[in-house]
RNA sequence: UCGUGCUAGACGAGGAGGUAGCGGUGCCUUGAGCUUCGGCUUUGCCGGAGUGACCUGCAACCCGCUGUAGCAGGGUUGAAUUCCCUUGCGAGGCAGGCAUGCCGGACCGGCGCGAGCCGUUGAAGAAUGUUGAAAGUUGGGCCCUAUGCAACGAGGACGGGUGAACCCCGUCAGGACCGGAAGGUAGCAGCGGUAAGCCAUGUUUUUCGGGUGCCGUAGGUCAACCUGGCUUGAGUUUGGAUGCGGAUUUCGCACGGAUCGGCGGGCUGUCGACCAAGGGUGCACGA
Numbered sequence: 001u002c003g004u005g006c007u008a009g010a011c012g013a014g015g016a017g018g019u020a021g022c023g024g025u026g027c028c029u030u031g032a033g034c035u036u037c038g039g040c041u042u043u044g045c046c047g048g049a050g051u052g053a054c055c056u057g058c059a060a061c062c063c064g065c066u067g068u069a070g071c072a073g074g075g076u077u078g079a080a081u082u083c084c085c086u087u088g089c090g091a092g093g094c095a096g097g098c099a100u101g102c103c104g105g106a107c108c109g110g111c112g113c114g115a116g117c118c119g120u121u122g123a124a125g126a127a128u129g130u131u132g133a134a135a136g137u138u139g140g141g142c143c144c145u146a147u148g149c150a151a152c153g154a155g156g157a158c159g160g161g162u163g164a165a166c167c168c169c170g171u172c173a174g175g176a177c178c179g180g181a182a183g184g185u186a187g188c189a190g191c192g193g194u195a196a197g198c199c200a201u202g203u204u205u206u207u208c209g210g211g212u213g214c215c216g217u218a219g220g221u222c223a224a225c226c227u228g229g230c231u232u233g234a235g236u237u238u239g240g241a242u243g244c245g246g247a248u249u250u251c252g253c254a255c256g257g258a259u260c261g262g263c264g265g266g267c268u269g270u271c272g273a274c275c276a277a278g279g280g281u282g283c284a285c286g287a
Base pairs, nucleotide, nucleotide: 001287002286003285004284005283006282009077010076011075012030013029014028015027020066021065022064023063024062033051034050035049036048037047038046039045040044054074055073056072057071058070083280084279085278086277087276088275092271093270094269095268096267098265100264101263102262103261104260105259107257108256109255112253113252114251115250117246118245119244120243125238126237127236128235135231136230137229138228139227140226141225143220144219145218146217147216148215149213150212152209153208154207155206156205157204158202160199161198162197168193169192170191171190176185177184178183
């Protein structure tokens, strides 16, 4: 140096957490290999997705161990690209802290800006007006009260008519009664009239009433409405341009400050996969 056979070792790795400590399950990150999709400068490259690193048994809302730090059994590989160490790169995790980027929320500030609000000014336009604006004055109506009158309603009186078998009046045929007679008495019907009552009406009269009355008289009435007269002689109504001012202000924007939350980031520390480089590491036999 080569060959053969063994052994140590290895058979994913890491982070946080947990633990006296170690490992495992669980959570998170990464990832050899494999499967698959797409793109392209196509015998390769880039990107995405999935799976995911010996097996079996026992365990894990915790389990098993104790520095040889799960236990028991089996399998592969095996002294090297595969094991160990160092270094580099660095996916990613954890901790700290900066207040760094973006987004969002609410708070504070003021001679910031804009709109809005209030006040003031009251343009254009429109309507109306010398067939008389606004203003003034005066009368009346409407409205209220009292009273008078009229109408209406109800009632009464008066007039007319009707109206009592008998219990109203007058006259009373017939008949009845008294009388010798003369004559007389009572009296039904009828007729005439009348009382209570009833009927209709009114050139008459009276009492009472009121959501009656373009009625009369008197008084009142905010001047609200309507209307007439007189004086007077050009505005009145609407509209809201423009300017100015104001406010313990309403809203929005910008600025500054301070704060909260979310996503991400640089920084420090720590751990650290894959990958790369370097170094190290047995035994036996044979040539």

Overview: This is a predicted structure of a 287-nucleotide RNA (Bacterial large signal recognition particle RNA) from a Spartobacteria bacterium. Its mean pLDDT, the model's own confidence on a scale to 100, is 75. Of the family's consensus pairs, 89% are formed in the model. Taxonomically the source falls in Spartobacteria (Bacteria, Pseudomonadati, Verrucomicrobiota). Rfam family: Bacterial large signal recognition particle RNA. Rfam links the family to the GO terms SRP-dependent cotranslational protein targeting to membrane, signal sequence recognition and signal recognition particle, plasma membrane targeting. It is annotated as a non-coding RNA gene.